Predicted 3D model of RNase P RNA and transfer RNA as a complex of 408 nucleotides. Its mean pLDDT, the model's own confidence on a scale to 100, is 77.
């Protein structure tokens, strides 16, 4: 001086409050005991699933979504190992990381030329000449343009040059050898192919029905349902963007009514929590013990004092869980470089 | 719970990456009029909501966060 993982998020007491269970009393209005009350993110709604309803979820098409490999898991775009490749001296840490020879499209401006290739300066060889240069070929090493120029280095080679040849690097393809794969090693063999861009269409592979606790059930009151007017049966609704298929059903507008009230779903769960053997590098699996730790519906966790100290950040549960992402004053452990 | 959107001082184009930052309308100047508005001619005003990322280049393609508006 950094790297990583992992932890607290004022604390103590007294009192008066809110608001869930329980068990007694009760005039049934409510009262006493006891006893439980927000987070690490409760938050964004970014992904997963449970759970509920519609066909327990069907066919095609269109769509969206992931994107090295291998594994966890209920599932995942999440994690945990591994592979490659960036950045760090180094602990470490990031990565939408499949295919550009399966087509298509783009790549302003420069600049000779942006992808069936070409040649402005040069370079070399011929030839003319008014000696300033001109024509014709040849070359792509050097020059200049770009973000980006047709493998890179060196060396032979040539008129000058060029994978023309050689060796070393990279590359492609074939085979062996280690790995479960990703991939790494290694020999051989092409002279080297066709620059980028798929968070541009598109190509492979895999996953995706939809709506969402205001779903959905279930009681009680009133009852209902009625008149006019268009327009209809190849219709309209729902399951959907279309289409087959299901199920319900006449649709919309006017007029003039009714309710919009409890109950449940609600929290015991793929549980948490902690104490622990076992497997497995890890995620995590399987098992033993103990505890049970918000459940409202205008919506509760508060205020007030005393005192301590480091003077306290972000932020408040609304069906549940499982990650991600974001904000976060301070303050403490490990490990490591 | 689900939706959709944010560009000049105000309403909005652009959405297929580069020529791209436009339009009205306001503002300011000039010119006309005796003088005012109107016509008419010029200008000036923008980190395209922030912040990474893909890309040679991002208003435009992706991710995250922020505010607004609708159901």
């Nucleotide at each position: 001086a950094g790297u990583c993982a992992g932890c607290c998020g004022g604390g103590u007491a007294a009192u008066c409050g809110c608001u869930g269970g329980u068990a007694c009393c009760c005039u049934c209005g409510g009262g006493u005991a006891c006893u439980g009350g927000a987070g690490g993110a409760a938050a964004g709604u970014c992904c997963g699933g449970g759970c509920u309803c519609c066909a327990c979820a069907g066919g095609g098409c269109a769509g969206a979504g992931u994107g090295c490999c291998a594994g966890c898991u209920a599932a995942c775009g999440g994690c945990u190992g591994g592979g490659a490749g960036g950045c760090g001296u180094g602990a470490g840490u990031c990565u939408a990381c499949g295919g550009a020879a399966a087509g298509u499209g783009c790549c302003g401006c420069a600049g000779a030329a942006a992808a069936u290739a070409u040649a402005c300066c040069g370079c070399c060889a011929g030839u003319c000449u008014u000696c300033g240069g001109g024509c014709u070929g040849g070359u792509a090493a050097g020059g200049g343009u770009g973000a980006a120029a047709u493998g890179g280095u060196g060396c032979g080679g040539u008129a000058a040059g060029a994978g023309c040849g050689c060796a070393c690097c990279g590359c492609g393809c074939u085979g062996c050898u280690g790995g479960u794969a990703a991939c790494a090693g290694u020999a051989g063999u092409g002279g080297c192919a066709g620059g980028g861009u798929a968070a541009a269409c598109c190509c492979c592979a895999c996953u995706c029905g939809g709506a969402g606790c205001a779903a959905g059930a279930c009681c009680a009151a009133a009852u209902a349902g009625g008149a006019a007017a268009a327009c209809u049966a190849u219709g309209g609704u729902g399951c959907u963007g279309c289409c087959c298929g299901c199920a319900c059903u006449g649709u919309u507008u006017u007029c003039g009514g009714g309710u919009u009230g409890g109950u449940u779903g609600c929290u015991u769960g793929a549980g948490a929590a902690u104490c622990g053997u076992u497997g497995g590098u890890g995620a995590c699996a399987a098992u033993g013990g103990u505890u049970c730790c918000a459940g409202a519906u205008g919506a509760a966790u508060g205020a007030u004092u005393a005192u301590c100290c480091a003077c306290g950040a972000c932020a408040g549960a609304a069906c549940c869980c499982g990650g991600c992402u974001u904000a976060c004053a301070g303050g403490c452990u490990g490990a490591c470089u | 719970g689900c939706g959709a959107g944010a560009u000049a001082g105000c309403u909005c184009a652009g959405g297929c990456g580069g020529u791209c930052a436009g339009a009205g309308c306001g503002u300011c100047g000039g010119a006309u009029u005796c003088a005012u508005a109107a016509c008419c001619c010029g200008g000036a005003g923008g980190u395209c909501g922030a912040g990474a990322g893909u890309u040679c280049g991002a208003g435009u393609c992706u991710c995250u966060c922020u505010c607004u508006c609708g159901c």

It holds a member of the Rfam family "Bacterial RNase P class A". The family's RNA type in Rfam is ribozyme.